Predicted 3D model of a 72-nucleotide RNA (transfer RNA) from an Eggerthellaceae bacterium. Rfam family: tRNA. By type it is a transfer RNA. The source organism's lineage runs through Bacteria, Bacillati, Actinomycetota, Coriobacteriia and Eggerthellaceae.

RNA sequence: GUCUCCAUAGUCUAGAGGUCAGGACGCGGGCCCUUCAAGCCUGAGACACGAGUUCGAUUCUCGUUGGAGGCA
Repeated sequence: GUCUCCAUAGUCUAGAGGUCAGGACGCGGGCCCUUCAAGCCUGAGACACGAGUUCGAUUCUCGUUGGAGGCA
């Protein structure tokens, strides 16, 4: 230089055009317990950024940024 893949919560991940973006761990509150842990209930928290297509984009397209890999 060029090509491919990836970017969703503090962490790991599901979702592949429409319903509230789902789950696990972690975190807050409550129940239980003499207390802690475990268990049960409950709550907060996320689509990297910019444009485009579309009635509608986390999802499709292009670019940017960052990361990983192949070739040279």